[in-house]
RNA sequence: AGAGUUUGAUCAUGGCUCAGGAUGAACGCUGGCGAGAUGCUUUACACAUGCAAGUCGUACGAGAGUUUUAAACUCAAGUGGCGGACGGGUGAGUAACACGUAAGAAUUUACCUUUAGGAGGGGGAUAACAGACAGAAAUGACUGCUAAUACCCCAUAUGCUUUCGAGUGAAAUGGAUUUUUCCGCCUAGAGAGAAGCUUGCGGCUGAUUAGUUAGUUGGUGAGGUAAUGGCUUACCAAGACUACAAUCCGUAGCUGGACUGAGAGGACGAUCAGCCACACUGGGACUGAGACACGGCCCAGACUCCUACGGGAGGCAGCAGUGGGGAAUAUUGGACAAUGGGCGAAAGCCUGAUCCAGCAAUGCCGCGUGUGUGAAGAAGGCCCUCGGGUUGUAAAGCACUUUCAGUUGGGAAGAAAAGCUUGGAGCCAAUAUCUCCGAGUCUUGACGUAACCAACAGAAGAAGCACCGGCUAACUCUGUGCCAGCAGCCGCGGUAAUACAGAGGGUGCGAGCGUUAAUCGGAAUUACUGGGCGUAAAGGGCGCGUAGGCGGCUUGGUAAGUCGGAUGUGAAAGCCCCGGGCUUAACCUGGGAAUUGCAUUCGAUACUGCCCGGCUAGAGUAUGGUAGAGGAAAGCGGAAUUCCGGGUGUAGCGGUGAAAUGCGUAGAUAUCCGGAGGAACAUCAGUGGCGAAGGCGGCUUUCUGGACCAAUACUGACGCUGAGGCGCGAAAGCGUGGGGAGCAAACAGGAUUAGAUACCCUGGUAGUCCACGCCCUAAACGAUGAGAACUAGCCGUUGGGGGCAUUUAAGCCCUUAGUGGCGCAGCUAACGCGUUAAGUUCUCCGCCUGGGGAGUACGGCCGCAAGGUUAAAACUCAAAGGAAUUGACGGGGGCCCGCACAAGCGGUGGAGCAUGUGGUUUAAUUCGAUGCAACGCGAAGAACCUUACCUGCCCUUGACAUCCUCGGAACUUGUCAGAGAUGACUUGGUGCCUUCGGGAACCGAGUGACAGGUGCUGCAUGGCUGUCGUCAGCUCGUGUCGUGAGAUGUUGGGUUAAGUCCCGUAACGAGCGCAACCCUUGUCCUUAGUUGCCAGCGAUUCGGUCGGGAACUCUAAGGAGACUGCCGGUGACAAACCGGAGGAAGGUGGGGAUGACGUCAAGUCAUCAUGGCCCUUAUGGGCAGGGCUACACACGUGCUACAAUGGCCGGUACAAAGGGUUGCCAACCCGCGAGGGUGAGCUAAUCCCACAAAACCGGUCGUAGUCCGGAUCGGAGUCUGCAACUCGACUCCGUGAAGUCGGAAUCGCUAGUAAUCGCAGAUCAGAACGCUGCGGUGUAUACGUUCCCGGGCCUUGUACACACCGCCCGUAA
Repeated sequence: AGAGUUUGAUCAUGGCUCAGGAUGAACGCUGGCGAGAUGCUUUACACAUGCAAGUCGUACGAGAGUUUUAAACUCAAGUGGCGGACGGGUGAGUAACACGUAAGAAUUUACCUUUAGGAGGGGGAUAACAGACAGAAAUGACUGCUAAUACCCCAUAUGCUUUCGAGUGAAAUGGAUUUUUCCGCCUAGAGAGAAGCUUGCGGCUGAUUAGUUAGUUGGUGAGGUAAUGGCUUACCAAGACUACAAUCCGUAGCUGGACUGAGAGGACGAUCAGCCACACUGGGACUGAGACACGGCCCAGACUCCUACGGGAGGCAGCAGUGGGGAAUAUUGGACAAUGGGCGAAAGCCUGAUCCAGCAAUGCCGCGUGUGUGAAGAAGGCCCUCGGGUUGUAAAGCACUUUCAGUUGGGAAGAAAAGCUUGGAGCCAAUAUCUCCGAGUCUUGACGUAACCAACAGAAGAAGCACCGGCUAACUCUGUGCCAGCAGCCGCGGUAAUACAGAGGGUGCGAGCGUUAAUCGGAAUUACUGGGCGUAAAGGGCGCGUAGGCGGCUUGGUAAGUCGGAUGUGAAAGCCCCGGGCUUAACCUGGGAAUUGCAUUCGAUACUGCCCGGCUAGAGUAUGGUAGAGGAAAGCGGAAUUCCGGGUGUAGCGGUGAAAUGCGUAGAUAUCCGGAGGAACAUCAGUGGCGAAGGCGGCUUUCUGGACCAAUACUGACGCUGAGGCGCGAAAGCGUGGGGAGCAAACAGGAUUAGAUACCCUGGUAGUCCACGCCCUAAACGAUGAGAACUAGCCGUUGGGGGCAUUUAAGCCCUUAGUGGCGCAGCUAACGCGUUAAGUUCUCCGCCUGGGGAGUACGGCCGCAAGGUUAAAACUCAAAGGAAUUGACGGGGGCCCGCACAAGCGGUGGAGCAUGUGGUUUAAUUCGAUGCAACGCGAAGAACCUUACCUGCCCUUGACAUCCUCGGAACUUGUCAGAGAUGACUUGGUGCCUUCGGGAACCGAGUGACAGGUGCUGCAUGGCUGUCGUCAGCUCGUGUCGUGAGAUGUUGGGUUAAGUCCCGUAACGAGCGCAACCCUUGUCCUUAGUUGCCAGCGAUUCGGUCGGGAACUCUAAGGAGACUGCCGGUGACAAACCGGAGGAAGGUGGGGAUGACGUCAAGUCAUCAUGGCCCUUAUGGGCAGGGCUACACACGUGCUACAAUGGCCGGUACAAAGGGUUGCCAACCCGCGAGGGUGAGCUAAUCCCACAAAACCGGUCGUAGUCCGGAUCGGAGUCUGCAACUCGACUCCGUGAAGUCGGAAUCGCUAGUAAUCGCAGAUCAGAACGCUGCGGUGUAUACGUUCCCGGGCCUUGUACACACCGCCCGUAA
């Protein structure tokens, strides 16, 4: 000294929470010793029992006891004296002169000290006691005897009183005694200490308590007191207190101080000390020096006890103790040894004051629970990547020590005195006594089995508690699975929890450790020190003005504030400093400092105040002008709406997004004329004007407020602000009476809608208007109180004045008062403000202190009411809120793109079939994929196999891998059983290498480590993939800007397919993307020339067939070519665009491959890999059969069609790219055909698949369920395969369903594309309408970017950030 928590992140505001200290504490776990402290905070609740105040025989009389008498001693009821007013307890009451502090005057004071004086003379009683009586008792009453230091009278006196005459007024010649002293008595003065009284100042809360008071305030007389005083009383006066808070309510003993804090403060007032108050509750006095009295009295009350029922007794807030209350607080202990107190001459007695002990870790302090060595880094535990790590030198072992506790023995100090003996000094007449000093003697200790010292034995008897996600030091495993639980705040826990529980380990403190409670701090979060109010909470709606606060220049005075010196006081203890004593410390103790305060006194006079003067710069008055929707009243005007009357005129008008309600043939709307009535004043009109604000707008008149300007004159601080108070105060609303054209809450109807008590439409009443009276609130806003001063400018505009120039107007400059825009410094969290401050200062007022509850309830005041104003708490949350940033979003804006729309072509959705999915069914219909981005998807091909599913039958080291032991070559033939796996029997076979020991491979058996799992988790993962999207974006370094998140760069002007390029530019560069490089296709060239080719030449069976050729096509290697390169125009002299030339190709030529940062916890644990979990005679393995092919239905994707641009029949032409030896299969023969037979060629530019089809030519059909369409079904076959029943494909004959172009909706495509036609391939024994490729034929359209969808950039709003599938409001559960 700070930290956590609002946000995706940031800054600031703001609350909540934590770390620190402290406690008279309590609770939980644990507990060795000692020292010195502390211990009913709650019921001022009730109390059994014992003790806590007595003493004096040297005041008195009687009595009793001891002793042999005298005499002495002892006891002690009573009289008497002193003390029970101290000591001890408690904090109920008390907001008060109760306390603290500083002063004061009108007082008293026993005992003590001191001074002066005195103590003369008399007297009568009474208790005890005795007798007798009453009563249960407590106790009382009668008669009689007696003493005093008890009581009374007389005398005298310094004294007191006084009207100055006088009056009043004391005592104990006592007690002791060694006989001259001591103790006593009375009066008066002084002192000390104590007490009473008065005053200034200081210290709680509430105004939702604003008025209080009749002995009340004062005076006079009298009374009363120790003493002043309405303290009491009579009379008189009508005062007294209060916004600087009276009165009332609530709370509270006050202080020194103790806790905390840097301090200022805050909260507290246990123990110790000072004061006060109280003593069962309330009241009262008596005695006394002192009380209105804790262990005294009287009365009343409540309670308890005794009782013979008549009546009595009692007061623990003394020490112990009991019950009760409570989270909670101790022994019915010892002693007067010490200190102190009462009495006494003294010895002494009394003392629950006190000193000690006991109980309690209640806190503070100290000590101990061992020390050294010890690596095989033991065992065990825990973790593990299985290598090890850690516990850990820790233990064991070895060598030592013995504090403390234990046992034994010793052993200070607290003790000074008093008494007795004696010496000296003082007093005295004195060698008595007495006092003081010294010596001797005799004793006095509760604590105490103490402190302290020594010896003995043995590591022996002695460690826990909390925490380990962040704050906050300390980490792993297991269990659990939003459960159990944790939590001070944030928050953990839903199967890998460092946050729960346990364990191991660690961290912190340690005889304690945590928790809880309450307190200060941090909190500058009530801000005096030391905060704020434009938007975070917060400026009153505005003005006038009272109290108050503050106040211009100057002479003199004063000295209240202010400053300095001195003096007194500020108790002790405590805190602090320096010492000292307990072994140390805590603790105790000596001295000092400090005690910031108050009072008195002396000085200073700058500033403030006060007093006497002066001044004119603030303020005001006068004179002359100016502008203005400033206010009030009266009158007048025109346009427009509506209504009424009349004319013209005819079918609609009106209204809306579209309509309808409504009006209109009884004549509307429209139009013309006339009239009525009310309200409002177009244009001018303007970040123009006026006003304090609300607000003010046609014109004229009357009355009236303020402002500004110019020049002088006057007054002389007259000023500013302003709690209360008073006034004004939009709209709506209220009351009474008018008025009412238009508009228009409520209301009615029509629409809209799921509904529509709304938005829209047609009507329409209060109201809006006037007069008078209320209401008193607004986002009454500049969300910015008023006043004053100072602090760069520039540009507008309104009013006034001056100057220049000028014929006027217009213009320029200066100045002043307003009103706007920008902007420097400065300020601000930022936004922003910026001479009209939110800058720098001063004065005064108002207001704020987390959000909600709530501007609400209750109370008060105001109001006719509506309501206004003032204004809480319980409870609840950890946030609520401000500004700015980046995204995302918007039925916001701008720019741009895309088969996105539009323009077109063809489809899907309807039919039948195929295929996939959902659903249903099933023993099983294995699993996954589920908006785009699942659904002819994984699957480039389920009859068995595949296969993961189901049923049944089997195996258990296993179908597969490694290791160990034993046996055997491996392998193979056949038979039987069985659905098969498998089992039983049987046949053949003895292999390879060798150093002869054996070894390698393989098979069988056994044992255990292990194998195995398409079991779970794609939300534990890797890898791979989809999607946005082939969209043009995504970032970084340095620099700069910003408090920061961030920004800039990447924005802007152009351009592009493109963040492509150019220009500009606080940015300059760079990276991943774009493009290019790669493949293919389009043109040409070179090279090469078989299996491909054939122009020219020859031959020919007419087939490039042969000779030959190397030109062409083609093949496949390498090159060339295209770059906005050239020209013109546009553009900014750019980038680029448009047009053109040339060219096979022109502006990325066409196509492909290529997919940035990231998003979707997207998909996949069933391709593979993999953490964790799970199964282990089964969730593993083998086999047979079945299933994945089910079928009321729904959806997706396709095929075939519905026909004439066609079907059928016949003829005829032209491809590309592929595949082929377990293969492709020519030719020929057979079959209507699928196909079969036979068999040449081909490991392929050679042979084969292989006739391409549409097209073209000719014929037929004639709009029909057809010569369209082909489903379905019957029959007969072919092929593959161990096997086509469930469940294959194909062929032939027959059958001939739906369907006549498809609702809402929806898909693809921009050129060799769509559409259409066929061909090939992968998979594959067989099984494509799917998929992947190939070529043939070959359109139409695009004006354009308003709209739908998706995307990019800029900008804007946001209360969203899981980001609009967001957030959030109300109601109900």
RNAcentral holds the sequence, with entries from ENA. Small-subunit ribosomal RNA from an uncultured prokaryote, 1373 nucleotides, folded computationally. It matches the Rfam family "Bacterial small subunit ribosomal RNA". The prediction has a mean pLDDT of 85.